[in-house]
Formats: sequence, C1' cells, structure tokens
RNA sequence: GCCGAUUUAGCUCAGUUGGUAGAGCAACGCAUUCGUAAUGCGUGGGCCGGGUGUUCGAAUCACCCAAUCGGCA
Repeated sequence: GCCGAUUUAGCUCAGUUGGUAGAGCAACGCAUUCGUAAUGCGUGGGCCGGGUGUUCGAAUCACCCAAUCGGCA
C1' cells in the first nucleotide's frame, strides 16, 4: 500500500425486513441468615466509534473518517 472483519451499558455479546435499544455477568437496594456466602425479587446505567446523506422514520441503508484485529504484498 491492497483486501476483509469488528466497534451497541463497567465487561462479554444479541438486536430478524428500517418502526419506542435488550440479555448474561458486574454494581446498588430489599428479602432470607445470629452474621457472611449462596439464593430470590427489584433498581440504576446507552442518544448504538465520529461526521454527512437517503427516508415520514436509521444501531440497521450509502459515503467519508477513526480505532482494534486478521490476511496479502
């Protein structure tokens, strides 16, 4: 330099054909216990890597940029 993949909650990842963003773990609260752990119930946490465009409507489609990973040279 060329090609490809990935980027969504603190972490690991889903998200179907464009139509109100979810799970597990973690954190916090409550219950249970003499207390801790474990268990059960609940709560908070995200403007979906950045920008522009298309559209009534974009995490999702198009273009540009960035970061990480892999392959080729």